[in-house]
RNA sequence: AGCUCAGUUGGUAGAGCAACUGACUUUUAAUCAGUAGGUCUCGGGUUCGGAUCCCGAC
Repeated sequence: AGCUCAGUUGGUAGAGCAACUGACUUUUAAUCAGUAGGUCUCGGGUUCGGAUCCCGAC
C1' cells in the first nucleotide's frame, strides 16, 4: 500500500490478505515462486538526516 496492521533510543517504509504474472493441475480451486502498489492526513519548525521530536490545522 486496495483492506487490516507493524515500524518504541531519529538513519533507504515492512508484513499478512487482496491484485497481477509464471510453475504445477484435464479444468477450477489449492499449493509454490515472483511482480507491482505508500514521498507515512495537511502545513510549518528543529536536524547532516523526521513516519518518529516540536508547533499549528482538520
A computed fold for a 58-nucleotide RNA from Sulfitobacter sp., annotated as transfer RNA. Rfam family: tRNA. The family's RNA type in Rfam is transfer RNA. The sequence is in RNAcentral, with records from ENA.